Predicted 3D model of a 475-nucleotide part of an RNA (small-subunit ribosomal RNA, 3' major domain) from an uncultured bacterium.

Context: one part of a larger RNA
RNA sequence: UGACGGGGGCCCGCACAAGCGGUGGAUGAUGUGGAUUAAUUCGAUGCAACGCGAAAAACCUUACCUACCCUUGACAUGCCAGGAACCCUGCAGAGAUGUGGGGGUGCUCGAAAGAGAGCCUGGACACAGGUGCUGCAUGGCUGUCGUCAGCUCGUGUCGUGAGAUGUUGGGUUAAGUCCCGCAACGAGCGCAACCCUUGCCAUUAGUUGCUACAUUCAGUUGGGCACUCUAAUGGGACUGCCGGUGACAAACCGGAGGAAGGUGGGGAUGACGUCAAGUCCUCAUGGCCCUUAUGGGUAGGGCUUCACACGUCAUACAAUGGCGCAUACAGAGGGUUGCCGACCCGCGAGGGGGAGCCAAUCCCAGAAAGUGCGUCGUAGUCCGGAUUGUUCUCUGCAACUCGAGAGCAUGAAGUCGGAAUCGCUAGUAAUCGCGGAUCAGCAUGUCGCGGUGAAUAUAUUCCCGGCAGUGCACA
Numbered sequence: 001u002g003a004c005g006g007g008g009g010c011c012c013g014c015a016c017a018a019g020c021g022g023u024g025g026a027u028g029a030u031g032u033g034g035a036u037u038a039a040u041u042c043g044a045u046g047c048a049a050c051g052c053g054a055a056a057a058a059c060c061u062u063a064c065c066u067a068c069c070c071u072u073g074a075c076a077u078g079c080c081a082g083g084a085a086c087c088c089u090g091c092a093g094a095g096a097u098g099u100g101g102g103g104g105u106g107c108u109c110g111a112a113a114g115a116g117a118g119c120c121u122g123g124a125c126a127c128a129g130g131u132g133c134u135g136c137a138u139g140g141c142u143g144u145c146g147u148c149a150g151c152u153c154g155u156g157u158c159g160u161g162a163g164a165u166g167u168u169g170g171g172u173u174a175a176g177u178c179c180c181g182c183a184a185c186g187a188g189c190g191c192a193a194c195c196c197u198u199g200c201c202a203u204u205a206g207u208u209g210c211u212a213c214a215u216u217c218a219g220u221u222g223g224g225c226a227c228u229c230u231a232a233u234g235g236g237a238c239u240g241c242c243g244g245u246g247a248c249a250a251a252c253c254g255g256a257g258g259a260a261g262g263u264g265g266g267g268a269u270g271a272c273g274u275c276a277a278g279u280c281c282u283c284a285u286g287g288c289c290c291u292u293a294u295g296g297g298u299a300g301g302g303c304u305u306c307a308c309a310c311g312u313c314a315u316a317c318a319a320u321g322g323c324g325c326a327u328a329c330a331g332a333g334g335g336u337u338g339c340c341g342a343c344c345c346g347c348g349a350g351g352g353g354g355a356g357c358c359a360a361u362c363c364c365a366g367a368a369a370g371u372g373c374g375u376c377g378u379a380g381u382c383c384g385g386a387u388u389g390u391u392c393u394c395u396g397c398a399a400c401u402c403g404a405g406a407g408c409a410u411g412a413a414g415u416c417g418g419a420a421u422c423g424c425u426a427g428u429a430a431u432c433g434c435g436g437a438u439c440a441g442c443a444u445g446u447c448g449c450g451g452u453g454a455a456u457a458u459a460u461u462c463c464c465g466g467c468a469g470u471g472c473a474c475a
Base pairs, nucleotide, nucleotide: 001475002474004471005470009467010466011465013464015460019424020423021422022421023420026315027314028313029312030311031310032309033308034306035305042053043052064301065300066299067298068297069296070295073127077126078125079123080122081121082120083119086103087102088101089100090099091098092097107116108115109114129290130289132288133287134286138284139283140279141278142277143275145273150189151188152187153186154185155184156165157164158163169180170179171178195267196266197265198264200235201234202233203232204231205230206229209225210224211223213222214221238261241255242254243253244252245251317417321376322375323374324373325372326371327370333364334363335362338357339356343352344351345350383414388409389408390407391406392405393404394403430452431451432450433449434448435447436446
């Protein structure tokens, strides 16, 4: 100087407490371990692996297994020889591929012969290729402590030196934030602000948006841009004002005005470093290894197995509910290989149909919880929906292994869950639906969006982290 202490002090945070809802019990989905397997490809493993890489495993993907094939190779550059490229078609084969038949002659230079570019085929060699190994050889990227308030430097001073000081102290703050003091004076990376979004107002603009006036079944038509909205530019909040406390400071408490008050809410933004943390399977790359194979092609299978164990979720166990009928109100998105209206057919998934839309115009698109009325009456039920049978629908060369959906029938476990454990402080939790990416098809996952909308916080003893000081059998 650090690390450590089941030593003491101060402070903070959904860290505890106070509350609300869960997990742990059931069924299912999904990931993992284990077991199995020809293969169940590989990686991730306390927090910080386990709905993770994977924003879509039927084929492809695909890296794995089995079988059948290729060896200058599926891909790149260079050399030689031949042929335009290319199109149609037969046979064998699971296909890759092998072997035949027919058509066909382009562009540039040149009178022609021929030469060149491009593409294809064959040959020899340099080489290609490797999701093979090493993340403990690396770059890059990422997680984590932690959006915690820290981490340092120059000069000076002190110390033989390692180092110290500054950065400690008194206050204060979300903050090494600011003030005061001080052998320190300054500075840098962090904090904050500048950026995006949301909340208020104004100006500009007025179609596809809106509509006070007239009109209509209907923003439908005329008129208008007041209002809403849209999207650009500005304003607005700064402890600026008042009172109190404080050291005449920084600041704190209360108030006024204000749409908003003390960082207004949310996001992006992650210091020096730690964990030889993660990734050689995104990519790049050193070294090592394979080179008729650890490379390449094809078909089928596997990644989807299943005595079991764990994580994360979905649905429930009901009456604040289930079911039936009627009825109201969003936001944010996507759409030409696309979204697909009205209308018709079907109980339905869906099929027909073809209008409109490159979209503030048309479509996806019915929001759902809610509200009104009715029914059920505490029951394994008109709760719950797993499982299974059967008939269908759609996508797609193809749904057997192994897709999603619909109808009818079937109706399992489950009556609120032991020890233990998780999230959340406000438009939050809880609850309700909607959309996107991926995508032919496939969402209980994920990323977004809005609707309804709480309870509680006395307080810091305990668990985790920060600060200064202290002890020390540690370095």
The full RNA is in RNAcentral, with records from ENA and SILVA.